[in-house]
RNA sequence: GCGCGGUUAGCUCAGCGGUAGAGCAACGCUUUUACACAGCGAAGGUCGGGGGUUCGAUUCCCUCACCGCGCA
Numbered sequence: 001g002c003g004c005g006g007u008u009a010g011c012u013c014a015g016c017g018g019u020a021g022a023g024c025a026a027c028g029c030u031u032u033u034a035c036a037c038a039g040c041g042a043a044g045g046u047c048g049g050g051g052g053u054u055c056g057a058u059u060c061c062c063u064c065a066c067c068g069c070g071c072a
Base pairs, nucleotide, nucleotide: 001071002070003069004068005067006066007065010024011023012022013021018055027041028040029039030038048064049063050062051061052060
C1' cells in the first nucleotide's frame, strides 16, 4: 500500500429500516447474627467521529479514526 472483518451499557455480546436489548458486574430491598448464595427492583447508551439516502438509520451508502486477520 491492497483486501476482509470489527467498533452498541463498566465487561462479554445480540439487534438485516419503525420505542436500543441480554448475561455478568456495580447499586437498592428481602432473606441471614453476619457474609456468601438465592429472589426481587431500579439505574446505566451522544450505537467510534463526520456526511449522504430515506417520512424514518444501530441497520443502507461514502469518508475519517482505531483494533484484528490476510496478501504484497
A computed fold for a 72-nucleotide RNA from a Candidatus Wolfebacteria bacterium, annotated as transfer RNA. It was read from a public genome assembly. It matches the Rfam family "tRNA". The family's RNA type in Rfam is transfer RNA. Model confidence (mean pLDDT): 83 of 100.